[in-house]
Molecule: Lysine riboswitch aptamer
Organism: uncultured Acetanaerobacterium sp.
RNA sequence: AUAGAGGCGCGGGGUUAAUGAGUAGCCACAACGCAAGAUCCGGUCGGGAUCGUUUGAGCGAGGGUGAAAGGUAAAACCGCCGAAGGGCGCAACUCCGAUCGUUGCUCUGCCCUGGUUGCACGACCGAACAGGCGUGUGACUGUCAUCAUGAUGGUAAUGAUGGAGAGCUAU
Numbered sequence: 001a002u003a004g005a006g007g008c009g010c011g012g013g014g015u016u017a018a019u020g021a022g023u024a025g026c027c028a029c030a031a032c033g034c035a036a037g038a039u040c041c042g043g044u045c046g047g048g049a050u051c052g053u054u055u056g057a058g059c060g061a062g063g064g065u066g067a068a069a070g071g072u073a074a075a076a077c078c079g080c081c082g083a084a085g086g087g088c089g090c091a092a093c094u095c096c097g098a099u100c101g102u103u104g105c106u107c108u109g110c111c112c113u114g115g116u117u118g119c120a121c122g123a124c125c126g127a128a129c130a131g132g133c134g135u136g137u138g139a140c141u142g143u144c145a146u147c148a149u150g151a152u153g154g155u156a157a158u159g160a161u162g163g164a165g166a167g168c169u170a171u
Stems, first nucleotide, its partner, number of pairs: 001171004007081001009080004015074003025065003032060003037051004042100006084113005090104004114141009124132002143163007
């Protein structure tokens, strides 16, 4: 440098389906309940603007209409075996400012994780007892090293301990 292996192997976009949800929003509102403040930001504080103060702003119940995104499942396709997942950073989320929190994206550099999976915790994301993420603790599994046992012409095998993918195997 090239080609490979681990296996419920990893990731991507689209399709379909369910969930989301009869929810958000919108429309109407004679009558019903609450109501003096309410609305404009995810929370809080300060400012500003608009509407309203019994001639009822707004909220709720009831009536009509009625989504979407993320996430999930299935098969196929595509790209792959640091596949990929996280942390540090930046930016954004409001009428303005401050502060806390959250989310998304991108790149580079550094750091952590071999892979799958069970359980527990979490003030995180989420509608969710799904899933994700983080931490801890088990099991299984691949690889290399060391030791032991065993087979044996030789090879394969089993067990224990330890390491990490910048690894391992082949050329």